Predicted 3D model of a 74-nucleotide RNA (transfer RNA) from a Promethearchaeota archaeon. Rfam family: tRNA. By type it is a transfer RNA. Its mean pLDDT, the model's own confidence on a scale to 100, is 81. The RNAcentral record of the sequence draws on ENA.

RNA sequence: GGGUCUGUAGUCUAGCUUGGAUAGGACAGGGGCCUCCGGAGCCUCUAACUCGGGUUCAAAUCCCGGCAGAUCCG
Numbered sequence: 001g002g003g004u005c006u007g008u009a010g011u012c013u014a015g016c017u018u019g020g021a022u023a024g025g026a027c028a029g030g031g032g033c034c035u036c037c038g039g040a041g042c043c044u045c046u047a048a049c050u051c052g053g054g055u056u057c058a059a060a061u062c063c064c065g066g067c068a069g070a071u072c073c074g
Base pairs, nucleotide, nucleotide: 001073002072003071004070005069006068007067010027011026012025013024020057029045030044031043032042033041050066051065052064053063054062
């Protein structure tokens, strides 16, 4: 340099193939219930689609380009 794949809360992950509802779940963090205290359990809150552009009534999802990472080739 070229090919392929990946990028979603602090961490991990579902959703992408087949566009549509408030972007779901687990752990972590804040608050509460419970308890003599703590832990466990239960309730609740905070927090995310890598960036730019395009298509569309509507994009995490489709298209183009960039960035970062993994892998293969040279």